[in-house]
Order: sequence, then C1' cells, then structure tokens
RNA sequence: UGCUUAUAAAGAAAGACUGAGGGAUUAGGCCCGGAGAAGUCUUAGCAACCUGAAAGCUAUACUUUUUGCUAUUCAAGGUGCUACAUCCUAUCAAGACGUAUAAAUCUUGAGCAGAUAAGCU
Repeated sequence: UGCUUAUAAAGAAAGACUGAGGGAUUAGGCCCGGAGAAGUCUUAGCAACCUGAAAGCUAUACUUUUUGCUAUUCAAGGUGCUACAUCCUAUCAAGACGUAUAAAUCUUGAGCAGAUAAGCU
C1' cells in the first nucleotide's frame, strides 16, 4: 500500500510558537477563521478499538485448575479523539405529504466513499 471485520447522532480543553486558511476527494450547500485557520510542542481531558482487572454466564477439570463469551463496571498501558451527526446532501429501495399524473420536501433502511481500531498480506 492492499484485504477482512467492527464501530461512530453520546463524550472530551487550555497555553506557547507560527501566520492564512480549514471542515477527506469531487460537486452543491452551510459553517469555522487576525477576538488567530492549518501545523508543531506542552499539559489536561474523553473513552471507539486493543490491553488489564472485577462481576456474570458457559465449557472443561474434579484435591487445587483452565477455556470462551458479555450490549455490565472500573482503569487509562497502546492507538485514537477533544466546533457543527462522518457538518449536510450525492446511489438504491420503501413510506409519508402532495397531485389528474408528477415534481419538490420529509422519514426510515440498505449501499458507495472516507475515518478509527484490530487482524492478515
């Protein structure tokens, strides 16, 4: 780099340097930004995944063990994260509303794409 699986409408800040952009790409919107963007550093915090512990369940053992699972609780060691739902929409299906039929609008579900984690290559 690529592949697989899972998760995401909750949660979580400030300081220093720096100096103009940023919110993944494309398109259309809408926001943030000299009352300081992005980036770097420091400290703090959050708790998605891994990790550890507890509790519960389960299989095995049968003197003492050991395995697996959990949508529960705690910790914060490894990543990650700390404006706006992954900021909203884009594809398909169903429904609602509307209509002579539609369009537009709204809701739900499934996808696409990206992000994060774990594993594999």
Model confidence (mean pLDDT): 81 of 100.
The RNA shown here (SAM riboswitch aptamer (S box leader)) has 121 nucleotides and comes from Chitinophaga pinensis.
NCBI's taxonomy places the organism under Bacteria, Pseudomonadati, Bacteroidota, Chitinophagaceae, Chitinophaga.